[in-house]
SAM riboswitch aptamer (S box leader) from Arthrobacter sp. MYb227, 123 nucleotides, folded computationally. It was read from a public genome assembly, where an Rfam model found it. It matches the Rfam family "SAM riboswitch aptamer (S box leader)". Rfam's curators write: The SAM riboswitch is found upstream of a number of genes which code for proteins involved in methionine or cysteine biosynthesis in Gram-positive bacteria.

RNA sequence: CAACCAUCAAGAGCGGCUGAGAGAUCUGGCUCGUUGACGCCGCAGCAACCAUUACCAAGAAUGGAUUCCUCCUUAUGUGGGGCGUCUAUUCGGUGAGGGUGCUAAGGCCAGAAGCGAUGGAGC
Numbered sequence: 001c002a003a004c005c006a007u008c009a010a011g012a013g014c015g016g017c018u019g020a021g022a023g024a025u026c027u028g029g030c031u032c033g034u035u036g037a038c039g040c041c042g043c044a045g046c047a048a049c050c051a052u053u054a055c056c057a058a059g060a061a062u063g064g065a066u067u068c069c070u071c072c073u074u075a076u077g078u079g080g081g082g083c084g085u086c087u088a089u090u091c092g093g094u095g096a097g098g099g100u101g102c103u104a105a106g107g108c109c110a111g112a113a114g115c116g117a118u119g120g121a122g123c
Base pairs, nucleotide, nucleotide: 001122004120005119006118007117008116013043014042015041016040017039021032022031023030025112026111027110028109029108044103045102046101049099050098052096053095054094055093056092059091060090061089062088063087064086065085066084068082069081070080071079073077107115
């Protein structure tokens, strides 16, 4: 730049600098802010989008069949439960460091718009 895919009600703050507005745009609300907001920097944290790597792992979940054990039952029948075995289908999870992102309020709320933001893919 473009607008293909996914996500946007969860989660996570302290310090320093600065000094007046800030919450993307418009309208209307509401909120934050000189007890210093927003922003920038540092550190810490959250999350798990991307690639890597290690482990779980002879993996997990669900359904079906079945040996054995066990319980219930008047009943060697029927039924419930458990360790396994076989089989069918589906699926990854966790940790670590890295690339990003995020760390008031649901993208603050409602309406509008060629909406916006972030990640991945692409030029």